[in-house]
Context: one part of a larger RNA
RNA sequence: UCCGGCCCAGGGAAGUCGGCAAAUUGGCCCCGUAACUUCGGGAGAAGGGGUGCCUGCGGUCUUCUCUAAAUGAGGGGACCGCAGGUCGCAGUGGCCAGGGGGGUCCGACUGUUUAAUAAAAACACAGGUCUUGGCUAGCCCGUAAGGGUGUGUACCAAGGCCGACGCCUGCCCAGUGCCGGUACGUGAAACCCGGGUACAACCGGGCGAAGCGCCGGUAAACGGCGGGGGUAACUAUAACCCUCUUAAGGUAGCGAAAUUCCUUGUCGGGUAAGUUCCGACCUGCAUGAAUGGCGUAACGAGACCCCCACUGUCCCGGGCCGGAACCCG
Numbered sequence: 001u002c003c004g005g006c007c008c009a010g011g012g013a014a015g016u017c018g019g020c021a022a023a024u025u026g027g028c029c030c031c032g033u034a035a036c037u038u039c040g041g042g043a044g045a046a047g048g049g050g051u052g053c054c055u056g057c058g059g060u061c062u063u064c065u066c067u068a069a070a071u072g073a074g075g076g077g078a079c080c081g082c083a084g085g086u087c088g089c090a091g092u093g094g095c096c097a098g099g100g101g102g103g104u105c106c107g108a109c110u111g112u113u114u115a116a117u118a119a120a121a122a123c124a125c126a127g128g129u130c131u132u133g134g135c136u137a138g139c140c141c142g143u144a145a146g147g148g149u150g151u152g153u154a155c156c157a158a159g160g161c162c163g164a165c166g167c168c169u170g171c172c173c174a175g176u177g178c179c180g181g182u183a184c185g186u187g188a189a190a191c192c193c194g195g196g197u198a199c200a201a202c203c204g205g206g207c208g209a210a211g212c213g214c215c216g217g218u219a220a221a222c223g224g225c226g227g228g229g230g231u232a233a234c235u236a237u238a239a240c241c242c243u244c245u246u247a248a249g250g251u252a253g254c255g256a257a258a259u260u261c262c263u264u265g266u267c268g269g270g271u272a273a274g275u276u277c278c279g280a281c282c283u284g285c286a287u288g289a290a291u292g293g294c295g296u297a298a299c300g301a302g303a304c305c306c307c308c309a310c311u312g313u314c315c316c317g318g319g320c321c322g323g324a325a326c327c328c329g
Base pairs, nucleotide, nucleotide: 001324002323003322004321005320006319007318008317010315011314014313019310027051028050029049030048031047036041038164052086053085054084055083056082057081058080059079060078061077062076063075064074065073066072087091099308100307101306102305103304104303105302106300107299111123112122127162128161129160130159131158132157133156138149139148140147141146165295166294167293168292170225171224172223175222176221177218178217179216180215181214184213185212186211191206192205193204194203195202226244227243228242229241230240253287254284265281266280267279268278269277
């Protein structure tokens, strides 16, 4: 010096990306317990007090004996309690045995996952919605025979998206897709007619399926959801007006956000000091409604911030025990 274990004056996170590690707390009994809440919860919230031993007394349950029996008497056991006393620094005296609180983000929750670098805000989930399907179905496997769903039958089965719950989910069908329709246009071969060929090939015309064109529907289908100029009696701003343009020009919400480039935006809060954090503002580079929007109690080995307690993380080191390294044999 390294590994494992233990102690430390004063300070108490100043250490560090970050309280990582360590320390604190800890069982049981009693008192007491906030916001919020889906009224279950939050709760072991938080915060306090008690805890050994001896003696005496009371109570509950139980067992044995006596008695004919008993709420009876006597003996034993377990538990609960009261009072007096007693020792230590310390009584869950060892082991065992939650640190706590506040705020924000994400995901509702218990679950699941990268066997061997990721456990998560990813997956799943109840629940919502859309699509296909009336069974010789739909979907899936197979060239087929045949098989699965299912010896099931729409309160069912299969597929997609969203993901508890609460309040909601705007506008666009021009493009792409899907569904429906279709007088008409287009539309291969076969077939018919004509030309051609000693036969044919071949050529032209007719007929005309699906498809496409055409017409319509459909966005919890793929997706999309503007620009310029002017205007109010300080200024500023613009409810208002003009104009270009689109299929339609982003509604409610939320917003420097897991999204904000400029940016450490600006203001407020907390600190002596805060690129993080919380609350606001809105100029949203480039939010936005089931690729769901915004909330939300409970839950989380999830991410971030703050406070109390506590500490060798640190100031700043020191000492002790065991082992290794090292030296000698």